[in-house]
């Protein structure tokens, strides 16, 4: 510089164009003499960003951003 992949919650990943979820962590709560461990209940997203196309976009299309691999 050219080319492929990826980008979603504090992490680590889903999610046919039709309501954004799980696991870990995090908070209250119950167990405990305390911690753990387990039970139960909750919170926390403008899905990197700007535009496009659709009745409708995380997802489809262009550009930019990063980040990885690979080629030079």
């Nucleotide at each position: 510089g050219c080319a492929c992949a990826c980008g979603u919650a504090g992490c680590u990943c889903a999610a046919c164009g039709g309501c954004a979820g799980a696991g870990c962590a995090c908070u209250u709560g119950a167990u405990u003499u305390a911690c753990a461990u387990u039970c139960a209940a909750g919170g926390g997203g403008u899905u990197c960003c700007u535009g496009g196309u659709c009745c409708g976009a995380a997802u489809c299309c262009a550009g930019g951003c990063g980040u990885g691999u690979g080629c030079a």